[in-house]
RNA sequence: GGGUCCAUAGCUCAGCCUGGUUAGAGCAUCGGUCUUAUAAGCCGAGGGUCGGGGGUUCGAAUCCCCUUGGACCCA
Numbered sequence: 001g002g003g004u005c006c007a008u009a010g011c012u013c014a015g016c017c018u019g020g021u022u023a024g025a026g027c028a029u030c031g032g033u034c035u036u037a038u039a040a041g042c043c044g045a046g047g048g049u050c051g052g053g054g055g056u057u058c059g060a061a062u063c064c065c066c067u068u069g070g071a072c073c074c075a
Base pairs, nucleotide, nucleotide: 001074002073003072004071005070006069007068010027011026012025013024020058029045030044031043032042033041051067052066053065054064055063
């Protein structure tokens, strides 16, 4: 220098290919219940504008372009 993949909640991930009900799950956190008490179990709640910017579209996590960080391959 060329190429491929990854980035979504505090953590681990799904959703992306095929654009559309409100962006979800588990764990963690908080509250309640249970217990003499703690844990486990059960019930509930908060937490995101999907790495950043721009574009296309009625509508973008999803498509296109640029860019940041990381992993790998070729040279």